[in-house]
Context: one part of a larger RNA
RNA sequence: UGCUGGCCGCCUGAGGGGAAGGUCCGCCCAGUACGAGAGGAACGGCGGGCCGUGGCCUAUAGUCUACCGGUUGUUCGACAGGGCAUCGCCGGGCAGCCACGCCAUAAGGGAUAAGGGCUGAAGGCAUCUAAGCCCGAAGCCCACCCCGAAAAGAGGCGGCCAUUCCCUGACAUGGGGGUCGGCGACGACUCCUCCGUCAGGGACGAGGGCACCCGUAGAAGACGGGGUUGAUGGGGUAGCGGUGUAAGCACCGAGUCCCGUUUGGGGCGAGGUGUUCAGCCGGCUACUCCCAAUAGCCCGA
Numbered sequence: 001u002g003c004u005g006g007c008c009g010c011c012u013g014a015g016g017g018g019a020a021g022g023u024c025c026g027c028c029c030a031g032u033a034c035g036a037g038a039g040g041a042a043c044g045g046c047g048g049g050c051c052g053u054g055g056c057c058u059a060u061a062g063u064c065u066a067c068c069g070g071u072u073g074u075u076c077g078a079c080a081g082g083g084c085a086u087c088g089c090c091g092g093g094c095a096g097c098c099a100c101g102c103c104a105u106a107a108g109g110g111a112u113a114a115g116g117g118c119u120g121a122a123g124g125c126a127u128c129u130a131a132g133c134c135c136g137a138a139g140c141c142c143a144c145c146c147c148g149a150a151a152a153g154a155g156g157c158g159g160c161c162a163u164u165c166c167c168u169g170a171c172a173u174g175g176g177g178g179u180c181g182g183c184g185a186c187g188a189c190u191c192c193u194c195c196g197u198c199a200g201g202g203a204c205g206a207g208g209g210c211a212c213c214c215g216u217a218g219a220a221g222a223c224g225g226g227g228u229u230g231a232u233g234g235g236g237u238a239g240c241g242g243u244g245u246a247a248g249c250a251c252c253g254a255g256u257c258c259c260g261u262u263u264g265g266g267g268c269g270a271g272g273u274g275u276u277c278a279g280c281c282g283g284c285u286a287c288u289c290c291c292a293a294u295a296g297c298c299c300g301a
Stems, first nucleotide, its partner, number of pairs: 005161007015147004021051008034039001052105005060099001062097002067092005072085005094283001108142003115135004164203008175192007207299004212226004232292003235288005240282004248275005255268005
């Protein structure tokens, strides 16, 4: 752009894509059928392994440069708390991401190939074939997953809105008023106005977009959610979880220093215990309008 008004939602499925499966073993059948014996099946069923494919993270494992802790050197004068050194190194670790982990990968239907048959003539027989009919593959079409009204035969269903008004211009026609001519029917000229059609502009307007707050959605677009009639994100609180018991204070304290050296007194002090299942932290869950989603703009039949 088209699909012959615009838009929203839900479908149909022409057509297209896929390899989504492959393979092996064990057991039952069965030491059966078969075979003199030696040996030794099948149909069908059950269980499992491996490879591939798709998905997932409850558990297991890995990672986890969010987080918590320990610790070395140096530095910020000391403490506390930090910076730097591959995240300094080390010990853990939720969510997330993942495999080494978990789940699924099944069964079936239809038409056939080679082939096997039934009935059966030509050709009194025979013959699966000539007419007709029944079977029959990991293959084909369905079934399964994904895309898919641009499928031009451009689909269906439901809903919402519009099909209205104003201005300008053009065209055409009718109506009304005035003047003139005519006895009159009527005719001519001119003015106003309305309806109609077309073109341009504007208003209204379903809906959409921008801007805004976001997302396990995401390279950008896109997709999904929210937007005060609100729990969308942040914060706070609680729960749950990670680390592993913070600082300060109190007590104990290996050891060491000073005075007095006879008993003693005072200072420093690694570390330990208590306060403390602490402290710190959380991309988790819930609650809570405290903060930010304000105010707006554009397109649009």
Predicted 3D model of a 301-nucleotide part of an RNA (large-subunit ribosomal RNA, domain VI) from a Thermofilales archaeon. Rfam family: Bacterial large subunit ribosomal RNA. NCBI's taxonomy places the organism under Archaea, Thermoproteati, Thermoproteota, Thermoprotei, Thermofilales. The RNAcentral record of the full RNA draws on ENA.